[in-house]
RNA sequence: AGAGAGGAUAGAGGUGCGGUUCUCAUCAGUACUAAGGCUGACCGGCGAGAUGAGGUUUUAGGAAAGGGGGCGCCGCCGAAGCAUUCAGCUUUUGCCAAAGGGCUGUUUGCUGGGGCCAUGCAGAAGAUGUAUGGCACUGUCACAAGUAUCGGAGAAUAUUUGUGGAGCACUAUCUUUAAA
Numbered sequence: 001a002g003a004g005a006g007g008a009u010a011g012a013g014g015u016g017c018g019g020u021u022c023u024c025a026u027c028a029g030u031a032c033u034a035a036g037g038c039u040g041a042c043c044g045g046c047g048a049g050a051u052g053a054g055g056u057u058u059u060a061g062g063a064a065a066g067g068g069g070g071c072g073c074c075g076c077c078g079a080a081g082c083a084u085u086c087a088g089c090u091u092u093u094g095c096c097a098a099a100g101g102g103c104u105g106u107u108u109g110c111u112g113g114g115g116c117c118a119u120g121c122a123g124a125a126g127a128u129g130u131a132u133g134g135c136a137c138u139g140u141c142a143c144a145a146g147u148a149u150c151g152g153a154g155a156a157u158a159u160u161u162g163u164g165g166a167g168c169a170c171u172a173u174c175u176u177u178a179a180a
Base pairs, nucleotide, nucleotide: 004177005176006175007174008173009172010171011170014077016076017075018074019073020072022070023069024068032061033060034059035058036057037056038055039054043047044096045095046094080111081110082109083108086105087104088103089102090101091100112138113137115135116134117133118132119131120130121129122128140165141164142163143162144161145160146159147158148157149156150154
C1' cells in the first nucleotide's frame, strides 16, 4: 500500500416514513330513534310475539368507527407498509352468540425511496393503500465507456453517460479473525 470474513457503534437518502392533538370532506341523509300506513307469523338463541313477529313504506330527527386530506407537534431512516399464521382483548341494543369491524402480540413472505400511467386486489369510494408491468426521477454501490485534473505509473480524484444490484444494502469509525 492492497485486501477476505464476522461483530459493535454512528450516519445519509427526501414531494422520505410512522404516531398524535386539532381540523376538513367522505362514510350518509346511511345505521339508528320516534310516530304513522300496508302486510300478517315468525325473529339467530334465551326470550319475546295476533294487545302484532318479521318485511315494506311515509314523515320527523339523525350519528359513529374504520379508511383519507391539511397545519402543528413528537418519534424515526425496515423508517414503515402490504399479504399471511396463531392467540388474546374489544365492539352503540333486554341478555347471549355469530358474522363483520377495531386493537395488541406473534409466524412467514415481498417492497431501497417518492412521483406518474395501466391492470389486479383491498376499500362504501373516482379517496387511499398495495402487488405486477411501464416511464422518467432520486440516494447508494458495482461494472463499462467518455471528459477534466494530477502524475513516473493508475485499480487515483472529480464528473458525464449507459448497464446492473438491493435496505440481510450503502457510508464512516472502532474491533475480532484468517491469509499474503